The RNA shown here (c-di-GMP-I riboswitch aptamer) has 77 nucleotides and comes from a Gammaproteobacteria bacterium.
Model confidence (mean pLDDT): 81 of 100.
Rfam family: c-di-GMP-I riboswitch aptamer. Rfam describes the family as follows. GEMM was predicted in a large-scale screen for bacterial structured RNA regulatory elements.
[in-house]
Parts: sequence; C1' cells; structure tokens
RNA sequence: CUCUCGAAAAGCCACACCUGCCGAAAGGCAGGGUCGGAAAGGCCAGAGUCUCCCCUUGAGGCCGUCAGCCCGCCGAA
Repeated sequence: CUCUCGAAAAGCCACACCUGCCGAAAGGCAGGGUCGGAAAGGCCAGAGUCUCCCCUUGAGGCCGUCAGCCCGCCGAA
C1' cells in the first nucleotide's frame, strides 16, 4: 500500500410517522423524526415487485428487495 474483515473512534444516511408541495396512483421532493444501515453513496432498472389517469400489454414507480458495475471514511482481532 492492497485484499479480506468489521472492534473502537470521528463522522454519514434517514424506516415508520407528522406537515407542506407534485402526481390518477405507485411514489417523489422539502422540513421534522430516528427503525435501522459498513456503503441505506452513485449508476443501468438485469431479476423481482408495485401502480393503472389515458390509448391496458402500454406507460409510470421502488437502489432501505436481490444482483451487477463504479467511487469511498477508519484500521483492532
């Protein structure tokens, strides 16, 4: 220094829920909140799954479901 791994420390994110806004809906954004997370950081939406206003086989959503790729804090056993 790198890989594996995840003790400690410093930090980080923000489930549910509440408020406001957008949307037909799933859901998204902002604030509060803090269940949890070693990538709960990012990306293609591959698999899976959710929604149905319209022209229902098309369109849209979920990365805190899994998987893949990329980047990344710290350094005990």